[in-house]
RNA sequence: GGGCGAUUAGCUCAGCUGGAUAGAGCGUUGGUCUCCGGAACCAAAGGCCGUGGGUUCGAAUCCCGCAUCGCCCA
Numbered sequence: 001g002g003g004c005g006a007u008u009a010g011c012u013c014a015g016c017u018g019g020a021u022a023g024a025g026c027g028u029u030g031g032u033c034u035c036c037g038g039a040a041c042c043a044a045a046g047g048c049c050g051u052g053g054g055u056u057c058g059a060a061u062c063c064c065g066c067a068u069c070g071c072c073c074a
């Protein structure tokens, strides 16, 4: 330098063929329980979907540039 893949909540990951308010587990916080803690159960908070544009009535999803990480080739 070229090619491919990935980027979604604090962490690990879903999200089918574009469709209305974006989800799960773990973790965190509060509560119930307990002598206390853990476990269990209940509830809550938490995401500009990497970034800038484009297409569309509508974009996490499609297209283009850039950034970061990984793999392969030279």
Base pairs, nucleotide, nucleotide: 001073002072003071004070005069006068007067010026011025012024013023019057028044029043030042031041032040050066051065052064053063054062

This is a predicted structure of a 74-nucleotide RNA (transfer RNA) from a Deltaproteobacteria bacterium. It matches the Rfam family "tRNA". Rfam classes the family as a transfer RNA. Its mean pLDDT, the model's own confidence on a scale to 100, is 81.